Predicted 3D model of a 263-nucleotide RNA (Bacterial large signal recognition particle RNA) from a Chloroflexota bacterium.
It matches the Rfam family "Bacterial large signal recognition particle RNA". Gene Ontology terms of the family: SRP-dependent cotranslational protein targeting to membrane, signal sequence recognition and signal recognition particle, plasma membrane targeting.
The RNAcentral record of the sequence draws on ENA.
A source record names the gene ffs.
The coordinates come from a structure-prediction model, not an experiment, and the mean pLDDT is 76.
């Protein structure tokens, strides 16, 4: 160095999850990669960390190892959108109060403050007015059982004469109206009326003292309360990141690794 037969090894790897941990089944990535049995209320193991059985390949394209690249995953972070709550804070709106910074109004034709009188309020009397009643006035008002006069007629009587009395006419009682000028009386959600008494505070009017403020409409400030929910904040979900960390397939480069026999 060549050939033959073997052996270690290889016959996929990785991420998350699970687990005390490792590997597998299941999910995902890579990309193509022997077969059978087992396994999520799992299965098998224990740092030599799937087990059992059967094949193939085999010292190198294939095994081991170092480096590079880096699909993809995960964690954290950032940005953004949607949705559902909250109402502490910032901002916004309504309302109430407060002070009087600004604007306005008002005030030397006199503010605030204070004093006096009157009114407003309560009560009584008079007068007026209104309303009710009553008297007065007036009209009407009784088939008979009210009055007067009683034609006709009736009754008594010899007569003279007498008696009762219907209709009509006149009058009147109770009653029913009218009137409201007048009398008396009663009442009130009565009065540009008169007089008396009471009267805490406020307000109004007038006058006096006084001598420069007063007011709070608007803006702004502060405080209370109510509202909406933009910022903010709690929860849920989606998207993006040429952010950080970590694991890392595939791929590329370098290095390393047997035994026996024969030529």
């Nucleotide at each position: 160095u060549c050939g033959u037969g073997c052996u270690a090894g290889a016959u996929g790897g990785g991420g998350a999850g699970u687990u005390g941990g490792c590997g597998g089944u299941g999910c995902c990535c890579u990309g193509c990669a022997c077969c059978c049995g087992c396994a999520a209320u799992c299965c098998g193991c224990c740092a030599u960390a799937g087990c059992g059985g059967g094949g193939u390949u085999g010292a190198a394209c294939u095994c081991c190892u170092u480096c590079u690249c880096g699909a993809g995953g995960u964690a954290c972070g950032g940005c953004u959108c949607u949705u559902u709550g909250g109402g502490a804070c910032u901002g916004c709106g309504g309302u109430c109060g407060u002070a009087a910074c600004g604007u306005g109004g008002u005030g030397u034709u006199g503010a605030a403050a204070u004093c006096u009188g009157g009114g407003u309020c309560c009560u009584g009397u008079g007068c007026g007015g209104c309303g009710g009643g009553u008297a007065a006035c007036u009209g009407u008002g009784a088939a008979u059982c009210g009055g007067g006069u009683c034609a006709g007629g009736a009754c008594c009587g010899g007569a003279a004469g007498g008696u009762a009395g219907c209709a009509g006419c006149c009058c009147u009682a109770a009653g029913c109206g009218g009137c409201a000028c007048u009398u008396c009386u009663c009442g009130g959600g009565u009065g540009u009326c008169a007089c008396g008494g009471g009267g805490a505070a406020g307000c109004c009017c007038a006058g006096g003292u006084g001598g420069a403020g007063c007011u709070a409409a608007c803006g702004g400030g502060c405080g209370g309360u109510c509202g909406a929910a933009a910022g903010c904040u709690g929860g849920a979900g989606g998207g993006c990141c040429u952010g950080u960390a970590u694991c890392g397939a595939c791929a590329g480069a370098g290095g390393g690794u047997g035994c026996a026999c024969g030529g």